[in-house]
This is a predicted structure of a 101-nucleotide RNA (THF (Tetrahydrofolate) riboswitch aptamer). The sequence was found by an Rfam model in a public genome assembly.
RNA sequence: AGAAGAGUAAAGAUUCAUUCGUUAAGUGUCCGAAGGACGGGGAGUUGCCGUCGGAACGAAAAGCGAAAUCGCUUGCGGUUUGAGUCUUGCAUCCCGCUUCA
Numbered sequence: 001a002g003a004a005g006a007g008u009a010a011a012g013a014u015u016c017a018u019u020c021g022u023u024a025a026g027u028g029u030c031c032g033a034a035g036g037a038c039g040g041g042g043a044g045u046u047g048c049c050g051u052c053g054g055a056a057c058g059a060a061a062a063g064c065g066a067a068a069u070c071g072c073u074u075g076c077g078g079u080u081u082g083a084g085u086c087u088u089g090c091a092u093c094c095c096g097c098u099u100c101a
Base pairs, nucleotide, nucleotide: 002100003099004098005097010088011087012086013085014084015083016082017081020077021076022075029055030054031053032052033051035049036048040095041094042093043092061074062073063072064071065070
């Protein structure tokens, strides 16, 4: 030189707890702007992520206390955050690491 392999951030599903909303924010979709991250190192997309601005769409409440636009309970929402479990997992390129020979 050659062959095989490991490992991240993160993403998804689910369980528990929790936040907010239920006077509709949030989530999701589309457009634009300027950014960020992407196995140990380097490069890095038409892929990913959030931020800001804009657009369209759009909902599940009920009961009790009380008479404070308040509180509690049960729900609801492609709701927030955290933890557990499972699955997937460097777009790609080069080098490195482990094993074999």
The prediction has a mean pLDDT of 79. Its Rfam family is "THF (Tetrahydrofolate) riboswitch aptamer". From the family's description: Tetrahydrofolate (THF) riboswitch was first reported for Ames et al. as an RNA motif in 5' untranslated (5'-UTR)regions of folate transport and biosynthesis genes in Firmicutes genomes.